A computed fold for a 477-nucleotide part of an RNA from an uncultured bacterium, annotated as small-subunit ribosomal RNA, 3' major domain.
Context: one part of a larger RNA
RNA sequence: UGACGGGGGCCCGCACAAGCGGAGGAACAUGUGGUUUAAUUCGAUGAUACGCGAGGAACCUUACCCGGGCUUGAAAUGCAGAUGAUCGAAGUGGAGACACUUUUUCCAGCGAUGGCGUCUGUGUAGGUGCUGCAUGGUUGUCGUCAGCUCGUGCCGUGAGGUGUCGGCUUAAGUGCCAUAACGAGCGCAACCCUCAUUACUAGUUACCAUCAGGUCUAGCUGGGGACUCUAGUGAGACUGCCGGCGUAAGCUGUGAGGAAGGUGGGGAUGACGUCAAAUCAGCACGGCCCUUAUGUUCGGGGCGACACACGUGUUACAAUGGGGAGUACAGCGGGAAGCUACCUGGCGACAGGAUGCCAAUCUUUUAAAACUCUUCUCAGUUCGGAUCGGAGUCUGCAACUCGACUUCGUGAAGCUGGAUUCGCUAGUAAUCGCGCAUCAGCCACGGCGCGGUGAAUACGUUCCCGGGCCUUGUACA
Numbered sequence: 001u002g003a004c005g006g007g008g009g010c011c012c013g014c015a016c017a018a019g020c021g022g023a024g025g026a027a028c029a030u031g032u033g034g035u036u037u038a039a040u041u042c043g044a045u046g047a048u049a050c051g052c053g054a055g056g057a058a059c060c061u062u063a064c065c066c067g068g069g070c071u072u073g074a075a076a077u078g079c080a081g082a083u084g085a086u087c088g089a090a091g092u093g094g095a096g097a098c099a100c101u102u103u104u105u106c107c108a109g110c111g112a113u114g115g116c117g118u119c120u121g122u123g124u125a126g127g128u129g130c131u132g133c134a135u136g137g138u139u140g141u142c143g144u145c146a147g148c149u150c151g152u153g154c155c156g157u158g159a160g161g162u163g164u165c166g167g168c169u170u171a172a173g174u175g176c177c178a179u180a181a182c183g184a185g186c187g188c189a190a191c192c193c194u195c196a197u198u199a200c201u202a203g204u205u206a207c208c209a210u211c212a213g214g215u216c217u218a219g220c221u222g223g224g225g226a227c228u229c230u231a232g233u234g235a236g237a238c239u240g241c242c243g244g245c246g247u248a249a250g251c252u253g254u255g256a257g258g259a260a261g262g263u264g265g266g267g268a269u270g271a272c273g274u275c276a277a278a279u280c281a282g283c284a285c286g287g288c289c290c291u292u293a294u295g296u297u298c299g300g301g302g303c304g305a306c307a308c309a310c311g312u313g314u315u316a317c318a319a320u321g322g323g324g325a326g327u328a329c330a331g332c333g334g335g336a337a338g339c340u341a342c343c344u345g346g347c348g349a350c351a352g353g354a355u356g357c358c359a360a361u362c363u364u365u366u367a368a369a370a371c372u373c374u375u376c377u378c379a380g381u382u383c384g385g386a387u388c389g390g391a392g393u394c395u396g397c398a399a400c401u402c403g404a405c406u407u408c409g410u411g412a413a414g415c416u417g418g419a420u421u422c423g424c425u426a427g428u429a430a431u432c433g434c435g436c437a438u439c440a441g442c443c444a445c446g447g448c449g450c451g452g453u454g455a456a457u458a459c460g461u462u463c464c465c466g467g468g469c470c471u472u473g474u475a476c477a
Stems, first nucleotide, its partner, number of pairs: 001477002003474003007471007015461002019424005026315008034306002042053002064301007076124009088103006106115003126290002129288003135284002137279003140275001142273001147186006153162003166177003192267004197235007207224002211222003238261001241255001242253004304443001317417001321376006333364003338357002342353004383414001388409007430453007
């Protein structure tokens, strides 16, 4: 100087407390461990691994296993030599890759030669092989915590200290005062995006108050530029004003005004560093290793196994509910090998026609919970839907291993969950549906977004956890 303390002081955080809803018990989905296996490819492992890499494992992917092929090789490139093919068609063998056979046959140029391609030889190849403890880059975490440093000066033999401490204050090393320090940098804040208010500008595909026409319905038509909305430029919030407290910074108020009030809500943004943290399998790269194989290709299998254990979720155990009928209101997005109105057939998944739209125009698109009426009457039930059987639909060369969906039947466990444990402070939790990426299809109950309905509680900081500052002890570095 740090680090540590079941030392002290001050302070903060859904850290506790106060509340609400969960997990831990059940079934299923998914990841992991273990076991099994020819293989169950590899990585991630307290917090910071375990619906993680994977934003799509039937083949492919694929790295694994078994078997069949190739060896300048699946792809790229240099040189030398040979050659005219390549492509196409047909046949044979084969699981296919591929091998063999037959057939047609280069282009430019007078030519030399050049181009394109094949073959032979050779230099490079190739490797998801090892090392993340050789590395770059990127990422997690402490932590959006308020810290981490420098120049000059001063103090100290020196390591180093001071500044950065003290008082007050703040979300903040944010400020004010004081001061052997005076200044400065990286962080904080602000500048950026978005939501909330408003003015102006602009009105098509959006809108429709006034005027006219018109309908089974409808901004449907002429038209309009008011309103909604769209999307660009501005305004607006700064403790600016008032009262109280305070030297000041600042704090405070059923304050005023205001759409918004003291950081208005959310996002992006992550200092010096810590964990030899993670990644050589995104990529790059040093070294080592393989080179008729640890490269490469094809068929099949596996990554989907199953006495078990754990994590994360979905659905429930019901009456604030289940079923039936009627009826209302969104937003973010997507669409051409696409989204599909509408019609017909089918109980349905869907199929056959047909139409509009490269989309503020058409479509996806009837949102669901909610509301109204009705039924069930506390039961393993009209709860719950696992599992299994039958029949189908769709995608796709192909659904046996191993897809999703429909329909009929079947109707398991489960009656609120031990110790323990998680999330959340407001348009939040809880609850309800909708969209998108990936994608032929889909194992999505996952991920990322969107809107609808919409709470309770916070006395307080003694305690648990984590963190910041000062101080103290130390046989630790």

Model confidence (mean pLDDT): 82 of 100.
The full RNA is in RNAcentral, with records from SILVA.